[in-house]
A computed fold for a 114-nucleotide RNA from Calorimonas adulescens, annotated as FMN riboswitch aptamer (RFN element). The organism belongs to Calorimonas, within Bacteria. RNAcentral holds the sequence, with entries from Rfam.
RNA sequence: AAAUACCUUCAGGGCAGGGUGAAAUUCCCGACCGGCGGUAAAGCCCGCGAGCCGUAAGGCAGAUCCGUUGUAACUACGGGGCCGACAGUAUAGUCUGGAUGGAAGAAGGGUAGA
Numbered sequence: 001a002a003a004u005a006c007c008u009u010c011a012g013g014g015c016a017g018g019g020u021g022a023a024a025u026u027c028c029c030g031a032c033c034g035g036c037g038g039u040a041a042a043g044c045c046c047g048c049g050a051g052c053c054g055u056a057a058g059g060c061a062g063a064u065c066c067g068u069u070g071u072a073a074c075u076a077c078g079g080g081g082c083c084g085a086c087a088g089u090a091u092a093g094u095c096u097g098g099a100u101g102g103a104a105g106a107a108g109g110g111u112a113g114a
Stems, first nucleotide, its partner, number of pairs: 006109005017029003031094002033084002035048004043082002051060003064080005086097003
């Protein structure tokens, strides 16, 4: 000096407006949102996390096309499309709840020993 044990902090957004109805931010029209790592910059390419099932081992788990530029893009730009745990409640990606929780991971600090 670097790495490591370890410590600390941080770590998710969104139904405007309208229709029906006794009742719906749940249905209908319409609106809006996009965690983390990788890679040409990604909700829909690969992987991870949250979630669900199970006593456990373990298992389940969403969605993209066309054109343009370029060495390279399912990632940029233009256009069109699609997807979204569980519980509650008039059927919920957006409300309420588990959750002042957990966590992929990000940043910072950093000692002994070797």

Of the family's consensus pairs, 100% are formed in the model.